[in-house]
RNA sequence: AGAUAGAGGUUGCAUUUUUUAUGAGUAAGGUGAAGGAUGUAUCAGGGACAGAGGAAUUCAUCUGAAAGGGGAAAAUGCCGAAAGGGUAAGGAUCCUGAGGUCUUAUUCUUGGGCAUGGCGUGAAAAACGUCAUGACUGUCAUCGCAGGAUGGAGAGCUAUCUGA
Numbered sequence: 001a002g003a004u005a006g007a008g009g010u011u012g013c014a015u016u017u018u019u020u021a022u023g024a025g026u027a028a029g030g031u032g033a034a035g036g037a038u039g040u041a042u043c044a045g046g047g048a049c050a051g052a053g054g055a056a057u058u059c060a061u062c063u064g065a066a067a068g069g070g071g072a073a074a075a076u077g078c079c080g081a082a083a084g085g086g087u088a089a090g091g092a093u094c095c096u097g098a099g100g101u102c103u104u105a106u107u108c109u110u111g112g113g114c115a116u117g118g119c120g121u122g123a124a125a126a127a128c129g130u131c132a133u134g135a136c137u138g139u140c141a142u143c144g145c146a147g148g149a150u151g152g153a154g155a156g157c158u159a160u161c162u163g164a
Base pairs, nucleotide, nucleotide: 001162002161003160004159005158006157009079012078013077014076015075016074017073018072019071020070028063029062030061031060032059033058034057038050039049040048042098043097044096045095046094082110083109084108085107086106087105088104089103090102091101111137112136114134115133116132117131118130119129120128121127139152140151141150142149143148
């Protein structure tokens, strides 16, 4: 230097399926009354459609969801597992632009989980992402050799084999 195989943990990481609470008595729709000309995915412009056979909006009543995210179980793939930021390209949307979303490539950051606080996403006091702080934990190095202390990062660490 290369190849192979492993470890961190019992909440390691990700995906899929089933089930379940929340979402929510919400959105949406029907009916009635008021109202009286606009309305149609995040914004703007345009087009098309709907609208005096009554738009937007408000009140009452009836019917009444879904998605994302969460919990549980099972299976699968794994240990940069994976996640996030930047850039570029492409897909979906009635069209264009911006934004958002999805995929791919590239680059940067993060050893892992937890708690607290800020910010963001979100219906949310859930959860996730990110930043900061804190202790814990695995690994290596140095010091110490009784207990321990300090520091580094996964392109790391351990074991075996091969080559120089």